[in-house]
RNA sequence: GGGCCUGUAGCUCAGCUGGCAGAGCAGUUGACUCUUAAUCAAUUGGUCGGGAGUUCGAAUCCCCCCAGGCCCA
Numbered sequence: 001g002g003g004c005c006u007g008u009a010g011c012u013c014a015g016c017u018g019g020c021a022g023a024g025c026a027g028u029u030g031a032c033u034c035u036u037a038a039u040c041a042a043u044u045g046g047u048c049g050g051g052a053g054u055u056c057g058a059a060u061c062c063c064c065c066c067a068g069g070c071c072c073a
Base pairs, nucleotide, nucleotide: 001072002071003070004069005068006067007066010025011024012023013022019056027043028042029041030040031039049065050064051063053061
């Protein structure tokens, strides 16, 4: 220098066939308990890596860039 993959909640990841952004864990509150843990219930939390474009509408499609990984040179 070239190619491919990945980037979504605090963490691990789904969603990528364009149409309300989700799950588990974690956090908070409550119940239970002498207390803690466990369990149960409720609940908070996101500029979908950044920018630009297409579209009525973009996490999803196109382009550029950034970060990480793998391969080639």
Predicted 3D model of a 73-nucleotide RNA (transfer RNA) from a Deltaproteobacteria bacterium. The RNAcentral record of the sequence draws on ENA and MGnify. It matches the Rfam family "tRNA". By type it is a transfer RNA. The same sequence occurs in records of 3 taxa.